[in-house]
RNA sequence: GUCCUGGUAGCCAAGUGGUAAGGCAAAGCUCUGCAAAAGCUUCAUCACGGGUUCGACUCCCGUCCAGGACU
Numbered sequence: 001g002u003c004c005u006g007g008u009a010g011c012c013a014a015g016u017g018g019u020a021a022g023g024c025a026a027a028g029c030u031c032u033g034c035a036a037a038a039g040c041u042u043c044a045u046c047a048c049g050g051g052u053u054c055g056a057c058u059c060c061c062g063u064c065c066a067g068g069a070c071u
Stems, first nucleotide, its partner, number of pairs: 001070007010024003018054001026042005047063005
């Protein structure tokens, strides 16, 4: 330099155009004599900027970051 893959909550991670799952952690509440355990609730502008579309995490273009292959 060319090509490929990926970037989603504090962490892991699903999601192939129509309300962004789940787990761990954290906070609050219930329960308890106090704790632990258990249960309930809360926590996402989906890397950034544009475009297409009635509607975009998803499709298109560019930029940034990480990893890999070739040379």